Overview
A computed fold for a 97-nucleotide RNA, annotated as Glycine riboswitch aptamer. Of the family's consensus pairs, 90% are formed in the model.
RNA sequence: CGUACCGUGACGGGAGAGUCCGACCAUUGCCGUGGUCGGCGCCGAAGGAGCAAUCGCCCCAAAAAAAACUCUCAGGCAGAUGGACCGUCGCGGAUUG
Numbered sequence: 001c002g003u004a005c006c007g008u009g010a011c012g013g014g015a016g017a018g019u020c021c022g023a024c025c026a027u028u029g030c031c032g033u034g035g036u037c038g039g040c041g042c043c044g045a046a047g048g049a050g051c052a053a054u055c056g057c058c059c060c061a062a063a064a065a066a067a068a069c070u071c072u073c074a075g076g077c078a079g080a081u082g083g084a085c086c087g088u089c090g091c092g093g094a095u096u097g
Base pairs, nucleotide, nucleotide: 001097002096005093006092007091008090009089010088011087012086013085018040020039021038022037023036024035025034026033027032041077042076043075047073048071049070050069054064
């Protein structure tokens, strides 16, 4: 000086599923709109939980064992926000030349 990988900051990208029903409140002349709570239905990509290969062993089993898979506790179902994950640049750690 370069660099697999890990963490982190900034910027950019970033899906799915209800503008359902009821009650109350606010607004309004009415329709309607917004908010809160409840019900039903639905979604998976914050978080959380589950496990296959594998490992283990003489053999079997236990233990360990990932995800965007599964569950749907949490979260979400107009937009906004959020958002796993991806990209660029910077910083730190670390590996290696």